[in-house]
Context: one part of a larger RNA
RNA sequence: CUGGGCGUAAAGCGCGCGUAGGCGGGCCCAUAUGUCGAUUGUGAAAUCCCCGGGCUUAACCUGGGAAUUGCAGUUGAAACUGUGGGUCUUGAGUGUCUGAGAGGAUGGGGGAAUUCCUGGUGUAGUAGUGAAAUACGUAGAUAUCAGAGGAACACCUGAGGCGAAGCGCCUGUCUGGUGGUGCACUGACGCUGAGGCGCGAAAGCGUGGGGAGCAAACAGGAUUAGAUACCCUGGUAGUCCACGCCGUAAACGAUGGAUACUCGGUGUGCGGAGCGUUAACCCUCUGCGUACCAAAGUUCACACAUUAAGUAUCCCGCCUGGGAAGUACGGUCGCAAGACUAAAACUC
Numbered sequence: 001c002u003g004g005g006c007g008u009a010a011a012g013c014g015c016g017c018g019u020a021g022g023c024g025g026g027c028c029c030a031u032a033u034g035u036c037g038a039u040u041g042u043g044a045a046a047u048c049c050c051c052g053g054g055c056u057u058a059a060c061c062u063g064g065g066a067a068u069u070g071c072a073g074u075u076g077a078a079a080c081u082g083u084g085g086g087u088c089u090u091g092a093g094u095g096u097c098u099g100a101g102a103g104g105a106u107g108g109g110g111g112a113a114u115u116c117c118u119g120g121u122g123u124a125g126u127a128g129u130g131a132a133a134u135a136c137g138u139a140g141a142u143a144u145c146a147g148a149g150g151a152a153c154a155c156c157u158g159a160g161g162c163g164a165a166g167c168g169c170c171u172g173u174c175u176g177g178u179g180g181u182g183c184a185c186u187g188a189c190g191c192u193g194a195g196g197c198g199c200g201a202a203a204g205c206g207u208g209g210g211g212a213g214c215a216a217a218c219a220g221g222a223u224u225a226g227a228u229a230c231c232c233u234g235g236u237a238g239u240c241c242a243c244g245c246c247g248u249a250a251a252c253g254a255u256g257g258a259u260a261c262u263c264g265g266u267g268u269g270c271g272g273a274g275c276g277u278u279a280a281c282c283c284u285c286u287g288c289g290u291a292c293c294a295a296a297g298u299u300c301a302c303a304c305a306u307u308a309a310g311u312a313u314c315c316c317g318c319c320u321g322g323g324a325a326g327u328a329c330g331g332u333c334g335c336a337a338g339a340c341u342a343a344a345a346c347u348c
Base pairs, nucleotide, nucleotide: 003320004319005318006317007302008301012316014199015198016197017196021192022191023190025088026087027086028085029084030083031082034080035077036076037075038074039073040072041071042070049065050064051063052062053061054060091189092186093185094184095183096182097180098179099178103175104174105173106172107171108170109169110153115148116147118146119145120144121143125136126135161167162166204245205244206243207242208241209240213239214238218234219233220232221231256315257314258313259312260311261310264293265292266291267290268289269288270287271286272285273284274283276282297304298303321348322347323346330341331340332339333338
């Protein structure tokens, strides 16, 4: 490079926005860039191939032809592609009406529980385990009543909802996305997206706060042959807040995004329409999500199956035997930890 692939064998960037680029809806007109036809020139000779000829044959030599799939000029075609112009509404978007939601940011408020301090009541144990001990307690613990403070929000809770990661007490303000529906509007404005930019769990880092519970490290008690563990008693970073960094995860659906098409069944969430009903509710149709089962098809199999891993098209990313190695070196980024990019010798 040509292929073949990427749920589990190697392989989908953690996610988004978007530049260049690639690709792109219906109709009409023009053009002739690509495309296709004809013709002319050129494409040296030799070689290769075909038909002949010459050395007794062959190798070899030699005549003619074909080929040289290319390039350029001239001339023509106009379906497709490109380009220019016009037009359309179904793709995309906007407005109006309407709906659901733990989507985000920030302020205020709440109750249950744990712990602690001080004070009241009160007396001998409490705590803990498989069993114990360390630990706490006559300097009055545990229990009980008042007070302080921090963190998390039981039930509702659902294979439920929203979001990329993630999000759950109540409430105010600000704010993103999204579903439905009739009408109106713009008129291809679209899809993807190398670089780039932004967001990005937990842990970790910097500065300043905060610190109830939990708890790496650490200490003690057990267990054990040992026990740098599992169990117990303590306990510091951290966990929380503000601002700034880090940029990684089994960041998983281990499944990139977009569009179209392809039997069905059972749930569930949010809308719309219709019939009956006072209403709740139920039924039918329909749209958008979400979960399970299953046909065709696919798959080595497992399984997937209108939310595809089916049938197709477009764009991006990635893979190419195991180890060495996601390492070394170099570079970029970072306060550091390290991250990103990324080999080879050698070896099987």